[in-house]
Molecule: transfer RNA
Organism: Candidatus Hodgkinia cicadicola
Formats: sequence, C1' cells, structure tokens
RNA sequence: GCCUAAGUAGCUCAGAGGCAGAGCGACAGACUGAAGAUCUGUUCGUCAACGGUUCGAGUCCGUUUUUAGGCGC
Repeated sequence: GCCUAAGUAGCUCAGAGGCAGAGCGACAGACUGAAGAUCUGUUCGUCAACGGUUCGAGUCCGUUUUUAGGCGC
C1' cells in the first nucleotide's frame, strides 16, 4: 500500500428502514442476626466522525478514523 471484518450502556453483545434492547455490573428496597443467594425497582447511550439517500437511518451509500485479521513490497 491492497483486501476483509468490527466500532451500539461501565463490560460482553443483540438489533438488517418506523419509540435503541438483553445479560452481567453499579445503586436502592424486600428478605437475613449480618452477609451471600433470591425477588423488585432504578441507573444508564452525542449508536466512532462527517456528508448523502429517504417522509423516516444504529440499519442503505460515500469519505475519514480506530482496532483486529489476511496479502504484497
């Protein structure tokens, strides 16, 4: 340099055009002598950035950027 994949909550990931979700975590409550486990609730997001398409974009298109893998010199 070229190709491919990925970037979404604190972490691991889902979401393939129509209100952004799950599990784990954290916090509060119930329970307990206390803690753990269990149950209930809460906490949360500039969907990597910028532009385009669309009535409508996390999702489709372009460019940029970061990470991982492959190829080449």